RNA sequence: GGGCCGUUAGCUCAGUUGGUAGAGCAGCGCCUUUACACGGCGACGGUCGGGGGUUCGAGUCCCUCACGGCCCA
Numbered sequence: 001g002g003g004c005c006g007u008u009a010g011c012u013c014a015g016u017u018g019g020u021a022g023a024g025c026a027g028c029g030c031c032u033u034u035a036c037a038c039g040g041c042g043a044c045g046g047u048c049g050g051g052g053g054u055u056c057g058a059g060u061c062c063c064u065c066a067c068g069g070c071c072c073a
Stems, first nucleotide, its partner, number of pairs: 001072007010025004019056001028042004049065005
């Protein structure tokens, strides 16, 4: 220098044909216990890596930049 993949909640990851973003774990509150752990219930938590474009509408499509990984030279 070239190619491919990835970037979504604190962490690990889903997200179908473009139609208002989810799970598990962690943390918080309540119940349970003498207490802790386990278990049950609930709520919170996101400008979907940055910018631009297409569209009535973008996590999803296009362009560009950044970061990480793999391969080639």